Model confidence (mean pLDDT): 84 of 100. Predicted 3D model of a 71-nucleotide RNA (transfer RNA) from a Minisyncoccota bacterium. The RNAcentral record of the sequence draws on ENA. The organism belongs to Minisyncoccota, within Bacteria. Rfam family: tRNA. Its family is annotated with triplet codon-amino acid adaptor activity in the Gene Ontology. Rfam classes the family as a transfer RNA.
Order: sequence, then structure tokens, then C1' cells
RNA sequence: CGGGAUGUAGUACACCGGUAGUAUACGCGAUUCGGGUUCGCGAGAACGGGGUUCGAUUCCCCGCAUCCCGA
Repeated sequence: CGGGAUGUAGUACACCGGUAGUAUACGCGAUUCGGGUUCGCGAGAACGGGGUUCGAUUCCCCGCAUCCCGA
């Protein structure tokens, strides 16, 4: 320098035009003499900008970051 992939709760991953979900972590409660385990409840997130669309996390473009391949 060229090409490709990925970007979603603190972390690891789903979902892929209309409702963002799971596990774990975190907070509260129940259970216990106490702790742990277990169970219930709760808060918490779509990389940035623009476009298409009635509607965008999803499709398109530009950029940013990380990773891979080539030179």
C1' cells in the first nucleotide's frame, strides 16, 4: 500500500428490516446459625457519521478500531 472479516450490557456470544435475547458478572430478596450453592426479581448494550425505507442493530456509502491474507 492492496484485499477480506469483525464491531451488540463489565465479559463471552445470539438475533439480522417492525419485539434487542442468553450465559456469566453486578444489585436486592428468599433459603442457612453464618457463608457457599440454589431459586426469584431488577438495572445495564447495537463503533461514529451519512443515505435508502413508513420503519435500520440489520441494507448501502464514508470513516475509526481490532484481526487475517498478500505485497